Overview
This is a predicted structure of a 353-nucleotide part of an RNA (large-subunit ribosomal RNA, domain IV) from a metagenome. The coordinates come from a structure-prediction model, not an experiment, and the mean pLDDT is 86. The RNAcentral record of the full RNA draws on SILVA. Its Rfam family is "Bacterial large subunit ribosomal RNA".
Context: one part of a larger RNA
């Protein structure tokens, strides 16, 4: 100066994350609120006691002896002295600053936010509010099931069968989950429209018997080869509907009330439908330390209201006992956290050797 402990006047959280560190502590008794899903909360909180020694009771163990009974035994049931002991109470009495004498062994209230709960998780910077979880919904999926691994055999599902498997979303429980099927998907429908393969052969084109021509050369039947129109033609796609706890989405201007402000109320444009209930400056609110109320002498946080929700809302929405090494704030106790520092002991740096 650093670790690592130990103590500190007077203060007590002024430190600013009460971080560390102190307080608590054990048993045995009193005593315990709010709130609840009646189980809890609860070790709530908060008090009081504890050594040692003498006496003196209760309640058991144990057993001499006694009393019954028979199958006369080292019996068997009952009662039970003294001592010994176990164990719980009174009474007086000592001692010491202290009696759970060390050690070892919960601090504690309120109050809000998430998350129901107990568990899981980033092996080596995250343990949570993140997953997961009973429970709830939707879909798939009739059995050689869906679904999955595999090129296949095959195998898992499952030696199960829809009160069963698989998949997605919510996430205990309470009270509810409200408008929109225009798009995107998924289901059904099959009347039109498109339209592949494939059918289907119209046309055309080449050759050529043969014909014209003085020749170049033209014309050209049938066959064969090429080409290949219309027309038939499946799902799928347009198209008709269903379907949001499928993906998703849920408006704007304008004016009106006997101060004034406000707008139950009208108009008017759009739209598939314009956010219902609860909530709300919130884990969400920019402006913002909104504004009012509580707490403080003094609060950008905290809590209760308000509603103007930039940009909450049933993708879950609001409440909730009871649990958390979760997050906030606030008090009581406590304390070197701090006023502000100081010592002390060990070990390290250092400086000598």
């Nucleotide at each position: 100066c650093c670790c690592u402990g130990g103590u500190u006047a007077a203060g007590g959280a002024a430190c600013u994350c009460g971080c560390a560190a102190a307080u608590u502590g054990a048993c045995a008794c009193c005593g315990u609120a709010a709130c609840u899903u009646c189980g809890g909360g609860a070790g709530a909180a908060g008090g009081u006691g504890u050594g040692c020694c003498u006496c003196u009771g209760g309640c058991g163990g144990u057993u001499a002896g006694c009393u019954g009974g028979u199958u006369u035994a080292c019996c068997c049931a009952g009662c039970a002295a003294a001592g010994c002991u176990g164990u719980u109470g009174g009474a007086g009495g000592u001692c010491g600053c202290a009696g759970u004498g060390a050690a070892a062994u919960g601090g504690c209230g309120g109050u809000u936010g998430u998350g129901a709960c107990u568990g899981u998780u980033u092996a080596c910077u995250a343990a949570a509010a993140a997953c997961a979880c009973a429970g709830g919904a939707c879909u798939c999926u009739g059995c050689g099931a869906a679904g999955u691994c595999g090129u296949a055999a095959g195998a898992c599902g499952a030696c199960g069968u829809a009160u069963a498997g698989g998949g997605u979303c919510u996430g205990a429980u309470g009270c509810c989950u409200g408008c929109c099927c225009g798009g995107u998907g998924c289901u059904g429908g099959a009347a039109g429209g498109u339209u592949a393969a494939g059918g289907g052969a119209a046309u055309a084109u080449g050759u050529c018997a043969g014909g014209g021509g003085c020749a170049a050369c033209c014309c050209g039947a049938a066959g064969c080869a090429u080409u290949g129109a219309a027309c038939c033609g499946a799902a799928g796609c347009c198209c008709c509907a269903g379907u949001a706890a499928a993906c998703g989405g849920c408006g704007g201007c304008c004016g009106u009330a006997a101060c004034g402000a406000u707008a139950a109320c009208g108009g008017u444009c759009c739209u598939a439908a314009g956010g219902u209930a609860g909530c709300g400056a919130a884990a969400u609110u920019c402006c913002u330390u909104g504004u009012c109320g509580g707490g403080u002498a003094a609060g950008u946080u905290c809590c209760g209201a308000c509603c103007u929700g930039c940009a909450c809302g049933a993708g879950g929405g609001c409440a909730u006992a009871a649990c958390a090494a979760c997050a906030u704030c606030c008090g009581c106790a406590c304390u070197g956290u701090c006023u502000c520092g100081a010592c002390c002991a060990g070990g390290g740096a250092c400086u000598c050797a």